The part of an RNA shown here (small-subunit ribosomal RNA, central domain) has 343 nucleotides and comes from bacterium NLAE-zl-P490.
RNAcentral holds the full RNA, with entries from Greengenes.
Model confidence (mean pLDDT): 89 of 100.
Rfam family: Bacterial small subunit ribosomal RNA.
Context: one part of a larger RNA
RNA sequence: CUGGGCGUAAAGGGCGCGUAGGCGGUCUAUUAAGUCUGAUGUGAAAGGUACCGGCUCAACCGGUGAAGUGCAUUGGAAACUGGUAGACUUGAGUAUUGGAGAGGCAAGUGGAAUUCCUAGUGUAGCGGUGAAAUGCGUAGAUAUUAGGAGGAACACCAGUGGCGAAGGCGGCUUGCUGGACAAAUACUGACGCUGAGGUGCGAAAGCGUGGGGAGCGAACAGGAUUAGAUACCCUGGUAGUCCACGCCGUAAACGAUGAAUGCUAGGUGUUGGGGGAAACUCAGUGCCGCAGUUAACACAAUAAGCAUUCCGCCUGGGGAGUACGACCGCAAGGUUGAAACUC
Numbered sequence: 001c002u003g004g005g006c007g008u009a010a011a012g013g014g015c016g017c018g019u020a021g022g023c024g025g026u027c028u029a030u031u032a033a034g035u036c037u038g039a040u041g042u043g044a045a046a047g048g049u050a051c052c053g054g055c056u057c058a059a060c061c062g063g064u065g066a067a068g069u070g071c072a073u074u075g076g077a078a079a080c081u082g083g084u085a086g087a088c089u090u091g092a093g094u095a096u097u098g099g100a101g102a103g104g105c106a107a108g109u110g111g112a113a114u115u116c117c118u119a120g121u122g123u124a125g126c127g128g129u130g131a132a133a134u135g136c137g138u139a140g141a142u143a144u145u146a147g148g149a150g151g152a153a154c155a156c157c158a159g160u161g162g163c164g165a166a167g168g169c170g171g172c173u174u175g176c177u178g179g180a181c182a183a184a185u186a187c188u189g190a191c192g193c194u195g196a197g198g199u200g201c202g203a204a205a206g207c208g209u210g211g212g213g214a215g216c217g218a219a220c221a222g223g224a225u226u227a228g229a230u231a232c233c234c235u236g237g238u239a240g241u242c243c244a245c246g247c248c249g250u251a252a253a254c255g256a257u258g259a260a261u262g263c264u265a266g267g268u269g270u271u272g273g274g275g276g277a278a279a280c281u282c283a284g285u286g287c288c289g290c291a292g293u294u295a296a297c298a299c300a301a302u303a304a305g306c307a308u309u310c311c312g313c314c315u316g317g318g319g320a321g322u323a324c325g326a327c328c329g330c331a332a333g334g335u336u337g338a339a340a341c342u343c
Base pairs, nucleotide, nucleotide: 004314005313006312007297008296012311014201015200016199017198021194022193023192025088026087027086028085029084030083031082033081034080035077036076037075038074039073040072041071042070049065050064051063052062053061054060091191092188093187094186095185096183097182098181103177104176105175106174107173108172109171110154115149116148117147118146119145120144121143125136126135162169163168206247207246208245209244210243211242215241216240220236221235222234223233258310259309260308261307262306263305266288267287268286269285270284271283272282273281274280292299293298316343317342318341325336326335327334328333
């Protein structure tokens, strides 16, 4: 290489957009590059091979043939692939109408609660735990009433509900803005799928500069527990958590399941459309289940079934996602990624 695989055994890129490339709907005509067929030339000898022969046999040697799957030139075929020209509407897209949605960005705004401050009432406790103590409190706490400040998050609604490519998105209002869906027509006419590189997005933590800081809370301090307790529990508490701008680029980034298309019994819930209602139907989202698949578990029209196209990835465990080099980063580190040795 051939071949076998990737839900859980090693293995799907975190997710888009998209370049090259690969692959690509129906019909007609044409071309003849691929493809098929014929002829000619060539394909050295030796070797190998079939037959015949020479050394007493064999090894060895000689002769003849086939083969040499190839290449070139040339004649032909035209189904399929490709090229060219023309046409089509089912794939794809555009227009119209309509409803749904925590999709995104920005600005404004609301109430509950925690904390703090001021004032009133009020008095000896409060808090915390398995039990305590540290802590707070007669300089008046906790509790309660009124007023104020500030930050962060949005109870109920709330739902195997919705939206988004993924990460993710939840008070309310307004503005700007992306996508999907349904219905009925009209239009364009293959404009498509995938996508090495590339480029953008990308939770949390972390980093830089400047703000902000209520609650929570790594580190840290104290109190407990314990043989010890650098923990679990308690009292505090700094970074951080929040905002703006810029980095980082990783996660059990998970459905541990790449994207696209077609086909293959049903039943039942739910969301959004159409349908007067129902039957039904389209798009999503769940559960059960047949065939089939699977090592089993399970999957089963949202496939892990049957097929096609394209990409990514795997090849025993450890060493090791390490070393070295390169690229990226302010750093932390990330990406790429071995070997010796060992079992």